[in-house]
Molecule: transfer RNA
Organism: archaeon
RNA sequence: GGGCCCAUAGUCUAGCGGUAGGACACGAGGCUGGCAGUCUUGGGGUUCGGGUUCAACUCCCGAUGGGUCCA
Numbered sequence: 001g002g003g004c005c006c007a008u009a010g011u012c013u014a015g016c017g018g019u020a021g022g023a024c025a026c027g028a029g030g031c032u033g034g035c036a037g038u039c040u041u042g043g044g045g046u047u048c049g050g051g052u053u054c055a056a057c058u059c060c061c062g063a064u065g066g067g068u069c070c071a
Stems, first nucleotide, its partner, number of pairs: 001070007010024004018054001026042006047063005
């Protein structure tokens, strides 16, 4: 320098173009004398900039970061 893949919450991870879900973690409350555990509940997320579309996490282009292969 070139090809390919990936980017969703603190972490891991789903998501045919039509309300962004789950697990762990975290906060509050119940059970307990307390802890652990368990139950209920709450907050928190689409890397960035454009384009297509009535509507984009999803499709297209570019950037950034990461991984891998070639040189």